This is a predicted structure of a 72-nucleotide RNA (transfer RNA) from a Candidatus Tayloriibacteriota bacterium. It matches the Rfam family "tRNA". It is annotated as a transfer RNA. Gene Ontology term of the family: triplet codon-amino acid adaptor activity.
RNA sequence: GCCGGAGUAGCUCAGUGGCAGAGCAACCGUUUUGUAAACGGUAGACCGUGGGUUCGAAUCCCUCCUCCGGCU
Numbered sequence: 001g002c003c004g005g006a007g008u009a010g011c012u013c014a015g016u017g018g019c020a021g022a023g024c025a026a027c028c029g030u031u032u033u034g035u036a037a038a039c040g041g042u043a044g045a046c047c048g049u050g051g052g053u054u055c056g057a058a059u060c061c062c063u064c065c066u067c068c069g070g071c072u
Stems, first nucleotide, its partner, number of pairs: 001071007010024004018055001026042005048064001050062003
């Protein structure tokens, strides 16, 4: 330099054009003498950046950034 993959909540991941979700973690509560476990609930991501297409974009297209792999 070229090719491919990935970037969404604190962490691990779903979501392939129409209200952004789950598990774990956090917090509150029930339970317990107390802790853990279990159960119920609450909060948390303007979806890597900037543009474009569209009535509508996490999703499609382009630029750039970061990480991983491959080729030379």

The prediction has a mean pLDDT of 84. It was read from a public genome assembly.